[in-house]
RNA sequence: UUGGCCGAGACAAUCGCUGCCUGCGCAAGCAGGGGGAGGAAAGUCCGGGCUCCACAGGGCAGGGUGCCAGGUAACGCCUGGGGGGCGUGAGUCUACGACCAGUGCAACAGAGAGCAAACCGCCGAUGGCCUAUUGUUCGUAAGAGCAGUGGGAUCAGGUAAGGGUGAAAGGGUGCGGUAAGAGCGCACCGCGCGGCUGGUAACAGUUCGUGGCACGGUAAACUCCACCCGGAGCAAGACCAAAUAGGCCCCCUUUGGCGCGGCCCGCGUUGGGGGCGGGUAGGUUGCUUGAGGCGUGCGGCGACGUACGUCCUAGAGGAAUGAUUGUCACUCUGGCAACAGAGCACAGAACCCGGCUUAUUGGCCGACUCA
Numbered sequence: 001u002u003g004g005c006c007g008a009g010a011c012a013a014u015c016g017c018u019g020c021c022u023g024c025g026c027a028a029g030c031a032g033g034g035g036g037a038g039g040a041a042a043g044u045c046c047g048g049g050c051u052c053c054a055c056a057g058g059g060c061a062g063g064g065u066g067c068c069a070g071g072u073a074a075c076g077c078c079u080g081g082g083g084g085g086c087g088u089g090a091g092u093c094u095a096c097g098a099c100c101a102g103u104g105c106a107a108c109a110g111a112g113a114g115c116a117a118a119c120c121g122c123c124g125a126u127g128g129c130c131u132a133u134u135g136u137u138c139g140u141a142a143g144a145g146c147a148g149u150g151g152g153a154u155c156a157g158g159u160a161a162g163g164g165u166g167a168a169a170g171g172g173u174g175c176g177g178u179a180a181g182a183g184c185g186c187a188c189c190g191c192g193c194g195g196c197u198g199g200u201a202a203c204a205g206u207u208c209g210u211g212g213c214a215c216g217g218u219a220a221a222c223u224c225c226a227c228c229c230g231g232a233g234c235a236a237g238a239c240c241a242a243a244u245a246g247g248c249c250c251c252c253u254u255u256g257g258c259g260c261g262g263c264c265c266g267c268g269u270u271g272g273g274g275g276c277g278g279g280u281a282g283g284u285u286g287c288u289u290g291a292g293g294c295g296u297g298c299g300g301c302g303a304c305g306u307a308c309g310u311c312c313u314a315g316a317g318g319a320a321u322g323a324u325u326g327u328c329a330c331u332c333u334g335g336c337a338a339c340a341g342a343g344c345a346c347a348g349a350a351c352c353c354g355g356c357u358u359a360u361u362g363g364c365c366g367a368c369u370c371a
Base pairs, nucleotide, nucleotide: 001367002366003365004364005363006362009328010327011326012325013324014323015322017036018035020033021032022031023030024029038346042357043356045355046354047353048352049351050233051232052231053230062229063228064227065226066225067081068080069079070078071077082096083094084093085092086091097224098223102222103221104218105217119163120162121159122158123157126156127155128154129152130151131150132149133148134147135146136145137144138143171189172188173187174186175185176184190213191211192210193209194208195206196205197204198203237285238284239283240282247276248275249274250273251272252271256270257269258268259267260266292311293310294309295308296307297306298305299304330343331342332341333340334339
C1' cells in the first nucleotide's frame, strides 16, 4: 500500500415473548419437544424475479447509460485490459464517445478571448516630418527647390521573439534570414493524416510516406451518435364471506294504503317473504425451497460457469426474537504482582433476490512496496 474473513462475546441458572409439532381438553388453555435478526436487516440509490393493469408494428417526446472486451436473470454492478492524472514504489484516482453538423459560453484581469490582438518593448525597411552635410539648379544676396548620404524615434506603419494579464494569448530548441521579427526557410524534437506491424478490441509501435503544422477550450452546455427503458407495487394480487343499507328477479297481500279526475279492469308505487349477484367488516392465501447455502472436482488470468455430494436455516401481522444474576473471555487505564476500575460497537427482518452507498467497538489471516 492492498486483499480476505469473523460480527463480537461464551457458558450456566431464573423469569418471560412468538410461530410449528405431539399429547390432553367441549373450549379457554396446559404439558413436552423443537425453531426464532444482520453484515449491514439501514438509505430506498440502481437492477431483476413475482403480481395486476396497459400494449399490433414502427416512430416522436421523455429519462438513463457512455474507453474496450468479458461475466450476469439484469444493472449505473463485477472482472480483466487500454488511455490519462498522482506517487521513488507497491499502488491509486478517473462519466474517458463526438466541439474539421449546427448553436451557445468564457466571470475577473488584460491592449487583445475566437475569420485573433499592438499596452510596454523592438524596428521604423517603405512613405512623411525634423535636422546635419555633399552635389546641383535658380537667385546680386538672404534664401528656395531637387537628388544623395548620415542622424533623430517624431507620425503612419511593421513586428506575436521578449515583458505584462489570464485557467487559456495560435508548437519547442538551434541556425539561417530580416529594418526588426515571424514555420518565412532549414535541421532535430513534437504534432496531424495515411500506410504498415501487433492486438478480438480500446489502443500501442513505426527506421515508411506526407502536411509547415495547433486543426484553440468547453458537451455532469444545448446538441449529435450508439445502446437501453410501458405503469404501479405484497397496502401487488387471489379465494371465502357476515350484519346493515342499496340493486335485480319471483311470490304473497284473494278489496292493505296512495296515484292514474268518479267506477271497474289494469299499471305504477308502498309493505311482507324468498332467491341471486357485487362490495364492506372479518378470515384464508400470496409467505418463504431459492438466479439458495456449504464442500470437492473440472474449465477460465479473473468476475464466473459447470458436474457430483450434502444441508433446510425466522415467517410475525401493531408486529416475537428479551431481561436479570453469576463465572470466564476480549480491549483500555492504574499496579512489580495479586487485583481494581471502566468499556464491549453500528444497529434490528416484514414478498424475495443481485448490487452500490452509508454506520460500526474490535479481532484474525495473507500479498506486495519503500527505508
Annotation
This is a predicted structure of a 371-nucleotide RNA (Bacterial RNase P class A) from uncultured Rheinheimera sp. Rfam family: Bacterial RNase P class A. Rfam classes the family as a ribozyme. Taxonomically the source falls in Rheinheimera (Bacteria, Gammaproteobacteria, Chromatiales, Chromatiaceae). The sequence is in RNAcentral, with records from MGnify.